[in-house]
Context: one part of a larger RNA
RNA sequence: CGUUAGAGUAUUGAGAGUGACUUUUCUCUAGUACGAGAGGAUCGAGAAAAACAUACCACUGGUGUACUAGUUAUUAUACCAAUAGUAAACGCUAGGUAGCUACGUAUGGUUAGGAUAACCGCUGAAAGCAUAUAAGUGGGAAGCCGUCCUCAAGAUGAGUACUCUUAUGAUUAUGGCAAGACUAGCCGUUAGAUAGGAAUCAGGUGUAAGUAUAGUAAUAUAUUCAGCCAAGAUUUACUAAAAAUCAUAUU
Numbered sequence: 001c002g003u004u005a006g007a008g009u010a011u012u013g014a015g016a017g018u019g020a021c022u023u024u025u026c027u028c029u030a031g032u033a034c035g036a037g038a039g040g041a042u043c044g045a046g047a048a049a050a051a052c053a054u055a056c057c058a059c060u061g062g063u064g065u066a067c068u069a070g071u072u073a074u075u076a077u078a079c080c081a082a083u084a085g086u087a088a089a090c091g092c093u094a095g096g097u098a099g100c101u102a103c104g105u106a107u108g109g110u111u112a113g114g115a116u117a118a119c120c121g122c123u124g125a126a127a128g129c130a131u132a133u134a135a136g137u138g139g140g141a142a143g144c145c146g147u148c149c150u151c152a153a154g155a156u157g158a159g160u161a162c163u164c165u166u167a168u169g170a171u172u173a174u175g176g177c178a179a180g181a182c183u184a185g186c187c188g189u190u191a192g193a194u195a196g197g198a199a200u201c202a203g204g205u206g207u208a209a210g211u212a213u214a215g216u217a218a219u220a221u222a223u224u225c226a227g228c229c230a231a232g233a234u235u236u237a238c239u240a241a242a243a244a245u246c247a248u249a250u251u
Stems, first nucleotide, its partner, number of pairs: 001154001005165007015151003019148001022050007034039001052108005060102004067095005072087006113145002119139004169246004173189005194240003197236005203229003210223005
C1' cells in the first nucleotide's frame, strides 16, 4: 500500500516446512514349529532402556560479581571497640532468594490406509511346450503419498462468524514487563496496584552491636531462632504515571 468505511475478537485451510515419524534389550507365545542332534524361529502380545526433540523449575543439583557469615594482610575513621576501602577486575573461604539452567522433571515418536522399488506370484499366449508379461491381475520397504506437528487469506482467488461505531479505535507521550540489541510485542496511565517506597510474610545467612556475668587472658554465656537481607508473595495511593493529536462511507 492492497484486501473498497474503520476497528476488535474468534476462526477455515489452498499451500509450505533442511519438522517429527529412531534404536536396542528382555519376558510370554515356546524350548513350541523345524531339526537325527546341536541348535532354534516367523507371526503375535507385553515390559524396560538409550539417544533425540519439545516444554518447565514443584523436586535434586549448578550458577547466582556484593544477599549473609567467617577470615589474612594493609590503609583510614585520633585511640580501644566497631566499621569502611584495597588485595585482577567478588582478596580468599562457607552458604544462598529471584532469574537462567541440566545433571532434574514431564511429554512425544500412534492406528488404519494408498501407489511403489528390489524381489516373489496368479492366469497366459506369441512359440500346441515353457514362461510373473505381451493383453490382464496380485503381494511387497525405516523410503514416497497420506496420517501426526508447526506456520499459513499478499490464497491479489486477498475467505468465514460475531461484536463496536466520539469508542471496547490509532499514534505520540508517559510508568513498566516473565517482551527486548534497536525496533517490535504486551500491560498500565488516578474510574489506577504500572514501577518505586512502606508494612507483613516467605526465603537466605546463622545468634548482630551494645551491656552484664565468668575467666589473668584468648574466649564463653545471657539478653537473642538474634541482627542484616537482591531480584519473591500479599497489602497499602506515600512518590511518580500530564496530556495531546488523528480518526468515519469509495464507485
This is a predicted structure of a 251-nucleotide part of an RNA (large-subunit ribosomal RNA, domain VI) from a marine metagenome. It matches the Rfam family "Bacterial large subunit ribosomal RNA". RNAcentral holds the full RNA, with entries from SILVA.